[in-house]
Context: one part of a larger RNA
Formats: sequence, C1' cells, structure tokens
RNA sequence: GGCUGACGGUGGAUACCUAGGCACACAGAGGCGAAGAAGGACGUGGUUACCUACGAAAAGUUCCGGGGAGCUGGAAGCAAGCAUUGAGCCGGAAAUGUCCGAAUGGGGCAACCCAAAAACGACAGGCUGAAUAUAUAGGCCUGCACGAGCUAACCCAGCCAAUUGAAACAUCUUAGUAGCUGGAGGAAGAGAAAGCAAAAGCGAUUUCCUAUGUAGCGGUGAGCGAAAGGGAAGUAGCCUAAACCAUCUGUAAUUACAGAUGGGGUAGUGGGACAGCCAUAAGGGAUGGAAUAAAGUUAGACAAAGCAGCGGAAUACUGCACCAGAGAAGGUGAAAGUCCUGUAGUCGAAAACCGAAUUCAGUCCCGGUUGUAUCCCGAGUAGCAUGGGGCACGUGAAAUCCCGUGUGAAUCAGCGAGGACCACCUCGUAAGGCUAAAUACUCCUGUGUGACCGAUAGUGAACCAGUACCGCGAGGGAAAGGUGAAAAGAACCCCGGGAGGGGAGUGAAAUAGAAUAUGAAACCGUCAGCUU
Repeated sequence: GGCUGACGGUGGAUACCUAGGCACACAGAGGCGAAGAAGGACGUGGUUACCUACGAAAAGUUCCGGGGAGCUGGAAGCAAGCAUUGAGCCGGAAAUGUCCGAAUGGGGCAACCCAAAAACGACAGGCUGAAUAUAUAGGCCUGCACGAGCUAACCCAGCCAAUUGAAACAUCUUAGUAGCUGGAGGAAGAGAAAGCAAAAGCGAUUUCCUAUGUAGCGGUGAGCGAAAGGGAAGUAGCCUAAACCAUCUGUAAUUACAGAUGGGGUAGUGGGACAGCCAUAAGGGAUGGAAUAAAGUUAGACAAAGCAGCGGAAUACUGCACCAGAGAAGGUGAAAGUCCUGUAGUCGAAAACCGAAUUCAGUCCCGGUUGUAUCCCGAGUAGCAUGGGGCACGUGAAAUCCCGUGUGAAUCAGCGAGGACCACCUCGUAAGGCUAAAUACUCCUGUGUGACCGAUAGUGAACCAGUACCGCGAGGGAAAGGUGAAAAGAACCCCGGGAGGGGAGUGAAAUAGAAUAUGAAACCGUCAGCUU
C1' cells in the first nucleotide's frame, strides 16, 4: 500500500408523515370605486425588529345577539392588569379610518410642498358673445356627484402579425390565432323569417348528439370543411314608422306646408287606414313601489354506549360487556363505535341580507266581423356597375350577406328568395326596435370528492416567497419541512480562553441533545486478519 471483516465519522438517499398544493362536483357570488376603490406608505403595543390586526378614537371604540372561564395575537419572559356586575372569543349593525393612489384646489422626484378651491367632462339654468346683420361657434357664472379608476376567465366589436406547414417558396397555411385597443354583463351575443324546404312539409334564437370528415373548397398541393334533415336541452313573444283623427306651435296669413303631443296601427290563409255592424267593464296580463309570513344565509345548542390485566403510555392483545336514525372523520403517550371534538337525528337569531306568494295604492296593455273603390305598408334604400371583405366556398357558372365609389326602382296587379340566368311553381314580406331560458367562464365563498402529489414531487412558493439574490430597466428568480408523548431543552461538578467534550440528571429511548426522527451510497478513519 491492497483485500476482507468489525466499529465509527461524513453525507442526507430511502421508507414513513403532512402543515401545502392539484383536479373536479354541487351550491353561492359574479363585482369594488368621488360616501374616495384595488394597491400601498407611515404609524399604533408597558417592553416590539418582523408578521398579523388596527388607524391619531390606531393588536383597538359602541350597541345587539351567541357563549361560559379564563384572558391581554404569532411569541416566551418580566411588569401591570382585565374577567361570573359575564372578560377574552364568535356573529350582526355602527363609529373612527393619517398620507399616497382615478386622486379631483395648484405643484410634485407617489406617500411631500404650497394652500383652503368638487379639477375635468356630462347635464340643467343664466349671463355674455366673433368672422357676420339676425344668429351660431366660443367664453364666463351658478346648480348638480352622473362619469373617470381597478378587476381572473368568459363575451361583443375595431386593428392585426410571424415562427410554422406546404419536406424550398410566392397563392395557400399557421389565423382572423397571438398581440394591441374600445365596450358590456352576470352572462354576452343571437332572436320572432323579405327563413328553410321541395310537390311533402316545417315554423324565432341558442347549445349539445348526429348527419360528417359527408357535400364541397383547394399551387385540386399542404390542407380547409359546411348546411338542411333527425334526436335532445330549453321554450315567449312583443313594441314602433306610415295611412287616418284631434290639439298646439311656426311659416304663408284662409284652405296649405312643417313640427310637437296624444289617439290609431303592426300583417303574409296579406294586414291596416277608411265605411258599416256586433260586443263592451268585468276579467286577464305586465311593471316598478310599499307592507308582511314561512323557508334560507350570516354565530350556535342538545346529542347514545367499557371496564380489568399487560405496558413508559393502550386505542393493540386476553377476558367479560354495551350503543347504534350515531361503525363519517380528526385527535388523544401504540391501532378507539362506547376518552375528547364530533357524527345520525333534533332544535336555534336581538340584527342584517334574501325572499315565492299575498295585500295595498299607482301606471300601462288587451275584442270581433263584413266590405268594393281610395290611401298606407320603413329610399339615396333594394337593385345594377366597379373595387374589396365575409360566407366551409381561394372569382369561380358564384347565388346569399356586408362595406367603399358611381348610378338608382317599385308599394300588393308590389317586392325578395329558392346557388349564374330565364319561365313556371313554391316560400317569405327587407331597408325601425326590444326580448327570459337552455350556453360560456371562475379572481372569489362554503361543502364534499379523488386508481391526484407527498418536500429534486405537488403551485415558483408546505418554511415570513414573488422573499433573498441578479439586472440601469423591462424582467428573471431560488434554496429552505420532521427532537420528544410531554421541554421533562441537560441543575451541579470536571478539562478548556472558547468551541467542544467527560460525569451527573431527565426520558421508554440521548447512537432522540436542539447541526435533534429513520439514516443508504460515494468519501474519510480506527482496530483485527491475510498479503506485498
């Protein structure tokens, strides 16, 4: 020096655990904000660096309710107190709430300075007032908190990529995606046929299954990709414009025209106006407001049944019992239906919220029929030309839908559609508007579940984590869990400057000693054997 064995050190794998995550389900909530939000800064404690809580009334104040013995947060100690005249704690309602921040009196390098004003916009009223005479634009004043900002996804709209695929690449694809912007709601959007269909019919919209990877589109490449129909979920329909009538106002000054208000009217077996006839006041419906009950939400309450031995400790085992509308679960010195918290079951609210329905008063809406003629039935619209977009559909034979430019109808004997176009036939009634449900999502609250993870996993974050640290900045972004049943956390003695150790003591255990449970391997030793 090597090998083997034993015993150690180092190290922190493994198994066990879970305080934290992940994914869902059901229910709730779906907003907060000028009454100053979200988010912060700075403060507040007897002692107080941090976290939490709170705001100069500052780990808190008041009232009401619950609850019943301890309490002065995490977090010990010391000090000083509070509490059965009911504290602390839990729930409801209030008060206070510095400064910054939309930040809003002005400024500003946010949390500050100057100062004493709702800044700006909207709306209402008034005054004033150009080019320009009347006027208007504009300006000023007063009133009025209506807007402004934040917010995870979902939704609608505007703008709109590239990597990529096509085995290159340009049409195409990625994709109307990502991204940016505007707007809204608890959902949004869509929506009561100028629809589909096809000789038979259906009857607003939305979503799902199917039809279907079909019909099609496509450098006919890569790829893109329907609809009708069928089955389900859920169902709900309405209001205007016009014709006509009445009143008022303005211009013409008398008819006429225009406007406002009210009535009328709303349809495709065409409807309405208009004319006539019948019926008519009670009923039904809608809407917001007020009052009120049950139920529910926000604290809670009651709640059965086991002992002995063994052991450090019993919940294990042995022996003999019991409850069960409760054998869910968690905890307790090992594994508990009967020890604790609970569980099944049964109750419970002063206050706030929610609340079907009812009542009250108010407002609004709602009938049918016959009829020839006349009138009305949404105009720079439909259509057409051209240039684009969007439709599964890339210009194609390209309908349907939307936009720019130009042109430009008809009013029911009308007009549109049925995938160029024409005829026939059929279906519908554009150019105004509203509309619940079925659908999408989850920053958030409660309950529950898991052939989800178990500390290199699961969130980046189980731990004072978006922290430490890095970067001028945008931004990037960790590591780090486990003594023991209980601190009983090692009084006292010895060596040492200390660190550390040896005794003693605690404990079931100290090779559980705080660098603390288990404690693999690499790596480093001590001793022994063999060997060079």
RNAcentral holds the full RNA, with entries from ENA. This is a predicted structure of a 532-nucleotide part of an RNA (large-subunit ribosomal RNA, domain I) from Trichodesmium sp. St19_bin1. It matches the Rfam family "Bacterial large subunit ribosomal RNA". Rfam links the family to the GO terms structural constituent of ribosome and ribosome. NCBI's taxonomy places the organism under Bacteria, Cyanobacteriota, Oscillatoriophycideae, Oscillatoriales, Trichodesmium. The prediction has a mean pLDDT of 83.